[in-house]
RNA sequence: AGAGUUUGAUCCUGGCUCAGGACGAACGCUGGCGGCGUGCCUAACACAUGCAAGUCGAACGGAGUGUUGCGCUGAAAUUGAGAUUAGCUUGCUAAAGGAAAUUUCUUGUAACACUUAGUGGCGGACGGGUGAGUAACGCGUGAGGAACCUGCCUUACAGAGGGGGACAACAGUUGGAAACGACUGCUAAUACCGCAUGAUGUGGAGGGGAGACAUCUCCCUUUCACCAAAGGAGCAAUCCGCUGUAAGAUGGCCUCGCGUCUGAUUAGAUAGUUGGUGGGGUAACGGCCUACCAAGUCGACGAUCAGUAGCCGGACUGAGAGGUUGAUCGGCCACAUUGGGACUGAGACACGGCCCAGACUCCUACGGGAGGCAGCAGUGGGGGAUAUUGCACAAUGGAGGAAACUCUGAUGCAGCAACGCCGCGUGAGGGAAGAAGGUUUUCGGAUUGUAAACCUCUGUUUUUAGUGAAGAAACAAAUGACGGUAGCUAAAGAGGAAGCCACGGCUAACUACGUGCCAGCAGCCGCGGUAAUACGUAGGUGGCAAGCGUUGUCCGGAAUUACUGGGUGUAAAGGGUGCGCAGGCGGGAUUGCAAGUUGGAUGUGAAAUACCGGGGCUUAACCCCGGAGCUGCAUCCAAAACUGUAGUUCUUGAGUGGAGUAGAGGUAAGCGGAAUUCCGAGUGUAGCGGUGAAAUGCGUAGAUAUUCGGAGGAACACCAGUGGCGAAGGCGGCUUACUGGGCUCUAACUGACGCUGAGGCACGAAAGCAUGGGUAGCAAACAGGAUUAGAUACCCUGGUAGUCCAUGCUGUAAACGAUGAAUGCUAGGUGUGGGGGGACUGACCCCUUCCGUGCCGGAGUAAACGCAAUAAGCAUUCCACCUGGGGAGUACGACCGCAAGGUUGAAACUCAAAGGAAUUGACGGGGACCCGCACAAGCAGCGGAGCAUGUGGUUUAAUUCGAAGCAACGCGAAGAACCUUACCGGGACUUGACAUCCCUCUGACGUCCCUUUAACAGGGGAUUUCUUCGGACAGAGGAGACAGGUGGUGCAUGGUUGUCGUCAGCUCGUGUCGUGAGAUGUUGGGUUAAGUCCCGCAACGAGCGCAACCCUUGUUGCUAGUUACUAACAUGUUAAGAUGAGGACUCUAGUGAGACUGCCGGGGAUAACUCGGAGGAAGGUGGGGAUGACGUCAAAUCAUCAUGCCCCUUAUGUUCUGGGCUACACACGUGCUACAAUGGCUGGUACAAAGAGAAGCGAGACCGCGAGGUGGAGCAAAACUCAAAAACCAGUCCCAGUUCGGACUGCAGGCUGAAACUCGCCUGCACGAAGUUGGAGUUGCUAGUAAUCGUGGAUCAGAAUGCCACGGUGAAUGCGUUCCCGGGUCUUGUACACACCGCCCGUCACACCAUGGAAGUUGGGGGUGCCCAAAGUCGGUCGAUAAAUAGACUGCCUAAGGCAAAACCAAUGACUGGGGUGAAGUCGUAACAAGGUA
Repeated sequence: AGAGUUUGAUCCUGGCUCAGGACGAACGCUGGCGGCGUGCCUAACACAUGCAAGUCGAACGGAGUGUUGCGCUGAAAUUGAGAUUAGCUUGCUAAAGGAAAUUUCUUGUAACACUUAGUGGCGGACGGGUGAGUAACGCGUGAGGAACCUGCCUUACAGAGGGGGACAACAGUUGGAAACGACUGCUAAUACCGCAUGAUGUGGAGGGGAGACAUCUCCCUUUCACCAAAGGAGCAAUCCGCUGUAAGAUGGCCUCGCGUCUGAUUAGAUAGUUGGUGGGGUAACGGCCUACCAAGUCGACGAUCAGUAGCCGGACUGAGAGGUUGAUCGGCCACAUUGGGACUGAGACACGGCCCAGACUCCUACGGGAGGCAGCAGUGGGGGAUAUUGCACAAUGGAGGAAACUCUGAUGCAGCAACGCCGCGUGAGGGAAGAAGGUUUUCGGAUUGUAAACCUCUGUUUUUAGUGAAGAAACAAAUGACGGUAGCUAAAGAGGAAGCCACGGCUAACUACGUGCCAGCAGCCGCGGUAAUACGUAGGUGGCAAGCGUUGUCCGGAAUUACUGGGUGUAAAGGGUGCGCAGGCGGGAUUGCAAGUUGGAUGUGAAAUACCGGGGCUUAACCCCGGAGCUGCAUCCAAAACUGUAGUUCUUGAGUGGAGUAGAGGUAAGCGGAAUUCCGAGUGUAGCGGUGAAAUGCGUAGAUAUUCGGAGGAACACCAGUGGCGAAGGCGGCUUACUGGGCUCUAACUGACGCUGAGGCACGAAAGCAUGGGUAGCAAACAGGAUUAGAUACCCUGGUAGUCCAUGCUGUAAACGAUGAAUGCUAGGUGUGGGGGGACUGACCCCUUCCGUGCCGGAGUAAACGCAAUAAGCAUUCCACCUGGGGAGUACGACCGCAAGGUUGAAACUCAAAGGAAUUGACGGGGACCCGCACAAGCAGCGGAGCAUGUGGUUUAAUUCGAAGCAACGCGAAGAACCUUACCGGGACUUGACAUCCCUCUGACGUCCCUUUAACAGGGGAUUUCUUCGGACAGAGGAGACAGGUGGUGCAUGGUUGUCGUCAGCUCGUGUCGUGAGAUGUUGGGUUAAGUCCCGCAACGAGCGCAACCCUUGUUGCUAGUUACUAACAUGUUAAGAUGAGGACUCUAGUGAGACUGCCGGGGAUAACUCGGAGGAAGGUGGGGAUGACGUCAAAUCAUCAUGCCCCUUAUGUUCUGGGCUACACACGUGCUACAAUGGCUGGUACAAAGAGAAGCGAGACCGCGAGGUGGAGCAAAACUCAAAAACCAGUCCCAGUUCGGACUGCAGGCUGAAACUCGCCUGCACGAAGUUGGAGUUGCUAGUAAUCGUGGAUCAGAAUGCCACGGUGAAUGCGUUCCCGGGUCUUGUACACACCGCCCGUCACACCAUGGAAGUUGGGGGUGCCCAAAGUCGGUCGAUAAAUAGACUGCCUAAGGCAAAACCAAUGACUGGGGUGAAGUCGUAACAAGGUA
C1' cells in the first nucleotide's frame, strides 16, 4: 500500500466481497511446561448451607471462674501435746479419749487475673457488590457559595463548680407453640436532667470606621438576654478522655458557564406552571412548601413527546481527523425483593437497621411469626457461555481499644479454565545402499528424503533424591497462609511431549483415485452434467504452531457522509418560477473599543494507562522510578493587521431624477378579411367520398361540383427570421384605453440603502373538477367498416365529453439548456436584434462602444461525449439536492384538495450488480456505392406419367450403421445372390480366427479316400520334413500375461473433408493519436476481376491472400523420328505405308519463341486506367484446370485409419448355415425413358477423342433370328483387340394413344457364378399400361457454353438410367441494376456480444417468502380524572408527668389498590391488496433497428 467482481474488450460511476488489527468471547479438532493477568456480557431470576461488623471491663452495675489474703460454719483426713486407764522391766509399752496444728472441701469477704448477657461509647453512612433506573447539573470540565455543614485528626485559647431523679441488667410473678413480651420491686455510670460560671458564641438595641456585588460582609465599641462540661487508668510523674470558641485539614451539600445519543411520519408545551409579597421549612439558597397578587415561562439555535443509554479517566482501531466502546484498574452517580416513609446520627432517608403496603418463600399449636447473596463461596434456572460451599490474617489496609489484642470472604494466597499476553521445549551434529514402505509414472524413473535406520553428543523440559530462601518492618525475643514453594545441586534417560488449517483466482502451496449438476463446496467471483489442481479420500506441498480454524461484534481498507477529504449537463443528485421575513455573507477611507483573533503569564487538566529515558524479576510479558505530554477550560496582561462593534466620511455597488428608444410583455373593449361547416335559392346529373386495396357513410326525396345570399363559432396564411418580449409557464390579425419591465445617453440627487434566501406568499402548460354560457372545425369515450390467427390498435366513416368564454378549484410536466441565483476575472473569429459615439456630402459603408441572441474555436476543464466570456474554466457568497439496483415515489401517519389526486415519505424482503460515455463486431422490415446466371432477357429442364435409385415413414426376428436447410437424400457404397455384413434366427468355440512370451508331447503341415453334419466342426485310413543332433519349423495339449470388439463418446482428440468462397479480404512491425478498449495504416478521389494500380493523406514498411510462377489447350521455330506419318523415289496388292526408303507433312514429345496496354488515337489529373484501332494464331487475367488467406459453423467422420477414457471378456469376441440390408398404404429428392414428324422405322454411307487389356482384351473364320457359342491369330500394346453414334442420303409412316411410348406380364433362351427362389444381367417371340409437354412453385446455363449424340474407364465372377472422363453436332439472349437471394466497402441506430434463431414486457396458472388493509381480539408502558387510604412527617385537641416525651383522637399530604375515558406501542385475525423469488408452464409481442404506428 491494495485486490476480486458489471463488459466481447475499455474508461468512469457505483455497490458488494477479501487481505489487517482487536475481544470478558463461544464452537470444532488437538493439547508438554512455566510466569503474569482475566473469568455470568443472558434472568436487577429465585435462593438451601456456612461465613462477610464488630469492638471497648482503662465508662458502669452485675454475674461467673481462678488465685491469694482474711473471717466464719461444718465435714473429712493426717499428725497428735497434756491428762486418764492398764501392764509392768519405774520408765517404757499398750488402750480409750482427745487439746492443738496442718491439709482439703463448703460458705462469706477483700484484692488480683480472666470471661461478658445488659447499660454506655465509638463503629455498622467505610470497605465489598451491581448497572435496574436515569437524557439529568447525572457525568466531564471550569468557576462560584458574601447562601452552607463537617465526627474522628491538627493548632490556639479558655474551662470542667455543685446537685438531682430515673431506666436496663437483676429478683419475683406472669402471657405465648414460637418470635417476643407484660407487671411489681432494687441499682450504677463517661446514660439522662436542672443550677452556677462563661466567650472573638447566638439573638436584640445603639455608635464609629472600612469593603463590596443588590440583598450584604468585616473591624472597633456600649448594653441586654440566652447557652457548657465526665470522668477513667496509674504509687506517681503523667496519659487517655470531656466542654466552649476560633482556625486548619479532610469529607460533603448547593448554584452557574460550556459539553454530553436518535427520531419532526413527535410542533406546540406548561397552573406551582413563570414572577412577586407575607409566612413556613432546611446546614444553606430557592415554588422547596403554603396563602394572596400578576400572567407569565419554554420552543424551529428543536420545547414537549417517544425510543435507547449509567457518565468519565480510558480501551480498540485509524497516518491523522475521526469511528466504535465504557469488562478488569481508578473517579463520580444510582440501586440493594417492588413501592412509600421517616427515625437515629457529624454524616443515611441506611445492602447484611426500623415502620407500612405488594409479590414470593419458610415455620406454626392456625391465634400468629420469620426472610431478602446486585458481599465471598455455593445451588437451581436461563443461556452458545463464565471457576472452589479452599487457606490465612504472615503482609497491605480498615473498625474498636491506652495496650495486649479481637474482628475483617477487604486483602494476601492457593484451586479450576490454552480465556488472553509472554517465555521455553518436543532434541543437536554426522549419516546415500538415496533402504523398506507409501504415492506417482512416459515403467526409464521421480518424490517422501538426511527424513528414518545407524554412529557420536547434550540434558532445557521430565522423573527421583538432597539442599533450601527473600517476602519480617522493629529493639532483645516471638510471628510465613503461600510452602518444603521458587531457586540451587546430583543422578537417570532421547527416553514422556505436535497439532490444526489451507493448496482455482484474490492468496503462499499439486498430483492420483472415487463421484458424475448426484453427493457436496462456497468470503466474493464461482466449482460439480465421465479425464474436477474448486466435492470426498490419499500422497505431497504451503502457513501458523500449543495451538489452529470457524462463528459473532467493532474499527480499518471505505475519499462508500468527504472538517481534513466527494459530488449534482448525460452515471444518484438544481427546487417549475419569482418576491421576500428570519438567518448567512457583504465596497473605499478614517477614529475609538477589544467580543472573535494572536502573543505572554498564572491556575487547573487526579492517579493509573499511552510515549520517552532508566531500573527489577535468567529474558519477555509483568512491575517500579523519573521526564515530557494530556491538543481542554478559566483568569490576568499586552497587540490592534483582519472580522466584529460604535462614530465620521466617500462614490465605483445599488437606487432616484432628466433625455431618448425597441418589443407577439399583461388586462379590457371594439373591429376585420380568408377558410371550414350549416341553411336558403339557382345551374346540373350519377355518382361522391375514402384507401395499400376496399367497405361503412352521403346521393335520383337530386348529393359531389358550381353560383349567389345568409347564419355561427374558432383560429389569425403571407410578413416570420436558431428574430423580439417576459421571472418562469408563455405571448402572433387590426385599433383604442389602462399598465409592468428592459436598454442607451446624461451624471443633478441619496450614500452600501447590497447578494442569497430555510419556512412563508404569489404566479404556474396541458389534462381534469364545479357552476353558468357557447359549440364551426377538431376530437378521448363510443359505434360502424376494414386489416388480422385474433385486432378491445395502427387505416377509414361517423361521433359525445372536451377544446372556446366567465368565475372558482387543481398545482403537476422530458415545467429541459435534463445546466440554481449573484459578482469579478480569463485568446479570438463570424452572423443577427436594439441603442449611443466617431468619421464622412451621406440615412449606405467603415471604426468604436453598451445590452441581448446564435455558430465556430484556443487555453483550461472533463470518465468520455463535450463546455468554452450566455462556461460544464478560475475564484467568492448563499440556497436546494445526492449516497448501489429493485421493493417504491409504494405503505402507514400527517397536511392540502369537491373529487381525481398532490406534498412529505419508510421498512421487511431480495440481487451482485443496476448505470454513464466511448470501442470493436454482429444485426436492422436504416442509408449510400459495388459485384455475382442474383434478378432481368433467353434456352433447356424439374414439379404431372412410367421406371431406376436414395431418403423418410411404416412393417419386420432383422429390415446393420452413418449423413439432416443451403453445405443429408444416384451421399459413405468405384457396384449387398454367398462372401462383403457390421443386422436377425439357429448350431458351435473359449488363450481364442489374429500377435508375443513359457512348459510338455508329437513329427508334422499338406494331399487323397471313407464316414458324419444343414454347414463349420468331428471320427477313421493312406501318404508325407531338415539337421552341425544343440535345435529349426510345424502341429497338438496346458497355465497365465494377454488377444479381440464395425461396442460408447466426432461435445475428449489426431488426420481428412464440406461450407461461406476463388469472396477480396485477414494481419503485423515501427511511428503517431487516444487515460484506455482501440484508431491510423486498410479511410478518401479515381480505377480494377482483385486491399489491382495511381493520386492524396501521420503514416512508413512488411506478411498471409489476389495476380504471376505450374499443368493443359490455341500459333510457331529447333531437336528427335518408332510401333506413328508418306510428299518425292522404288517395289507392290482385289485392297492397304504392306515393303525399301525418307525426316518434308500430319502426328508424337522435349526444348524454345510469342502477348507486354508493347504501338497509334480519344478520354482521364501530364496518373492509374479506360474506349477505339493497327499488327497478330491469340488482346487486355486468350480458354480451361490445379491452387482455397485469417477465420466461422463444439459443421461431418471413433464404421477408412490412428487414438485418450469408459464398457464386454464361455461374450458386445470368433466361426458356420439360413435369412435380412431388395419389405410397401404412402411422402420427398436425384435421374432415365417418353409423350413424337427438327420425329419413329427400314436400308445405305462418313468422320472422333480419350482410354482399358494377361485368372486379360480376344481378331479373322464358323454356328445361332439374337443374347451368345466353338475356336484361339495377335497383343503386357502410337504395333493386337475392345470399336462406334448422332449427322448425311434414300424410302416409308401422315398427327392417331399411332409404325409414338415402352412399363407390366407370359413363354422360350443365353451368360456369370458352388449357387440366380427370396435377389442378377442379357436375347427372341408375344402382351402393349400411364403418358398428348405437366398447378403453385422451382433448377441449370453467357460460347465451343446450353442443348443434343454417342464413346471409354474405375469398381467388378456377374450385375449402371449412377459416377468419372472423352470427343461429334452446335444455338438463343444479356435493355439494364428498380426488385428477390448471396457477398464486399463506407456510414447510421442499438437495451444485441451464445451476437435478431438476439434481447425482452405484462396478465394468467403453481409453489414459497416477507409485508399493507381488515370486523375484531389479547397484552404492555406512560400520563390524566375520581374513590378508598397504610405507615409516617408536620399541625391541632385531650389528659398524665418535674421535664423531655410516650399515649389517645384528629386535619393536610400520600404508597399500594379500585373505577373510568382517551391516546400510544406491540402481538394476533377469517378474508383481502399489491410486492419479491422460483425449472423447460399459458397467452400475446409492448420496448431495443425507422423494433416494423419513432

Description
Predicted 3D model of a 1494-nucleotide RNA (small-subunit ribosomal RNA) from a metagenome. It matches the Rfam family "Bacterial small subunit ribosomal RNA". Rfam links the family to the GO terms structural constituent of ribosome and ribosome.